SAM riboswitch aptamer (S box leader), 124 nucleotides, folded computationally. Its Rfam family is "SAM riboswitch aptamer (S box leader)". Rfam describes the family as follows. The SAM riboswitch is found upstream of a number of genes which code for proteins involved in methionine or cysteine biosynthesis in Gram-positive bacteria. Model confidence (mean pLDDT): 78 of 100. The sequence was found by an Rfam model in a public genome assembly.
RNA sequence: AUGUUAUCAAGAAAGGCGGAGGGAUUAGACCCAUUGAAGCCUUAGCAACCCUUUAGAAAUAAAGAAGGUGCUAAAUUCUACUUAAAAACUCGAUUCAUUUAUCGAGAAUUUGGAUAGAUAACUU
Numbered sequence: 001a002u003g004u005u006a007u008c009a010a011g012a013a014a015g016g017c018g019g020a021g022g023g024a025u026u027a028g029a030c031c032c033a034u035u036g037a038a039g040c041c042u043u044a045g046c047a048a049c050c051c052u053u054u055a056g057a058a059a060u061a062a063a064g065a066a067g068g069u070g071c072u073a074a075a076u077u078c079u080a081c082u083u084a085a086a087a088a089c090u091c092g093a094u095u096c097a098u099u100u101a102u103c104g105a106g107a108a109u110u111u112g113g114a115u116a117g118a119u120a121a122c123u124u
Base pairs, nucleotide, nucleotide: 001124003122004121005120006119007118008117013043014042015041016040017039021032022031023030026080027079028078029077044072045071046070049068050067051064052063053062054061055060076116081113082112084110085109089106090105091104092103093102094101
């Protein structure tokens, strides 16, 4: 690097070095940052994927945190592509004497999915 599976609205920060950017990528929005960004180091913590113990035939459940990862602003910061939904709004067409009714389109909202990404375990 490829592929498979699972998870991604919970949780958890101080110090030192550093010195202007950062929030994965493209665009837009919105944020963080000289009251110190990225990066590196130390210590601490969170979580429980691998793991440990117990029960079990197994699936699994409960407890744990020594070790391997991961993580410690904001939902993976939000939106983009797409399905569906109810009420209201705007526009157009048809209809009615009129209020109206029906159909179509639009933007916005909510929910689901896809794509992309992150992490873990396995895999070639």